This is a predicted structure of a 328-nucleotide part of an RNA (large-subunit ribosomal RNA, domain IV) from an uncultured phototrophic eukaryote. The RNAcentral record of the full RNA draws on SILVA. Its Rfam family is "Bacterial large subunit ribosomal RNA". Rfam links the family to the GO terms structural constituent of ribosome and ribosome.
Context: one part of a larger RNA
RNA sequence: CUACGUUGAAGGAACUCGGCAAAUUGGCUCUGUAACUUCGGAAUAAAGAGUGACAUUAUUAGGGAAACCUUUUAUUGUUGGCACUAAAGAGGGAGAAGCGACUGUUUAUUAAAAACACAAGUCUCUGCUAAUUCGAAAGAAGAUGUAUAGGGACUGACACCUGCCCGGUGCUGAAAGGUAAUGUGAAUGUGCUACGGCAUUGAAAUUAAGCCUCAGUAAACGGCGGCUGUAACUCUGACGGUCCAAAGGUAGCGAAAUUCCUUGUCGGGUAAGUUCCGACCUGCAUGAAUGGUGUAACGACUUCUCCGCUGUCUCCAACGUAGGCUUG
Numbered sequence: 001c002u003a004c005g006u007u008g009a010a011g012g013a014a015c016u017c018g019g020c021a022a023a024u025u026g027g028c029u030c031u032g033u034a035a036c037u038u039c040g041g042a043a044u045a046a047a048g049a050g051u052g053a054c055a056u057u058a059u060u061a062g063g064g065a066a067a068c069c070u071u072u073u074a075u076u077g078u079u080g081g082c083a084c085u086a087a088a089g090a091g092g093g094a095g096a097a098g099c100g101a102c103u104g105u106u107u108a109u110u111a112a113a114a115a116c117a118c119a120a121g122u123c124u125c126u127g128c129u130a131a132u133u134c135g136a137a138a139g140a141a142g143a144u145g146u147a148u149a150g151g152g153a154c155u156g157a158c159a160c161c162u163g164c165c166c167g168g169u170g171c172u173g174a175a176a177g178g179u180a181a182u183g184u185g186a187a188u189g190u191g192c193u194a195c196g197g198c199a200u201u202g203a204a205a206u207u208a209a210g211c212c213u214c215a216g217u218a219a220a221c222g223g224c225g226g227c228u229g230u231a232a233c234u235c236u237g238a239c240g241g242u243c244c245a246a247a248g249g250u251a252g253c254g255a256a257a258u259u260c261c262u263u264g265u266c267g268g269g270u271a272a273g274u275u276c277c278g279a280c281c282u283g284c285a286u287g288a289a290u291g292g293u294g295u296a297a298c299g300a301c302u303u304c305u306c307c308g309c310u311g312u313c314u315c316c317a318a319c320g321u322a323g324g325c326u327u328g
Base pairs, nucleotide, nucleotide: 001323002322003321004320005319006318007317008316010314011313014312019309027051028050029049030048031047036041038157052079053078054077055076057074058073061070062069063068080084092307093306094305095304096303097302098301099299100298104116105115120155121154122153123152124151125150126149132141133140134139158294159293160292161291163224164223165222168221169220170217171216172215173214174213177212178211179210183206184205189200190199191198192197225243226242227241228240229239252286253283264280265279266278267277268276
């Protein structure tokens, strides 16, 4: 000096991206326990007290023929120590916000999460030789199931909800019309001719799906505006004008896991706060199952604060073990 440990005056997060690491707490018995809540929880919430040994009295359970033995709990008293779950093993706690409801799953070997799954919701296909899938096929899965079933897609407990747009793309439907391959059809033209025909050309007409066309459909893919005038200070604009569009973003939420300008502005917390919490709304570029907004419980998730605690630090020191190093 390194690794792993033990202890530490005064202070106690001043360390640091961040309390990372360490420390605190810890068992059992008794007391006691808030907001919130889906009334189950939250909860070992929090916050406290006791704990050894011996004796007395009462008592629990088991065994035994009985004597008695083992055993549980409580009362009262005595007694020792600095310290009694005397060693070891054994939650630190609280408040607030984001995300995801939850238990679960995942990148074997840098990611455990807010990602995946999930119960639940919705749409859609499928009437059984089902749809769908594997397979040139036979056949098989679906299923020894039958729409309360099975396949596909999206959302993701629960509560309150889920607005407008079918112009584009997709899907579904439509006895008409247009287009049209192929087939049918055979008019016509051309060449040759022994005039009997032969070869070739192939119009009109007719003809499937598809496409065009017409309609429906957004918990299908998706989309959801400008400019301008206006109220008796000013500001603002309920109101009006105009252009465009299929329709012009509703309820909510909002500097947000989304806000560029931005450390927005105001309030709270600090002596001091680019983070955090509550508001405002000027939303560069929120918004409703690509779900919107809430939400008890839960989380080795992310962020902020407080109490306790500590060698994280002020500022390092000593000791133990194993190495390094020096000498032999």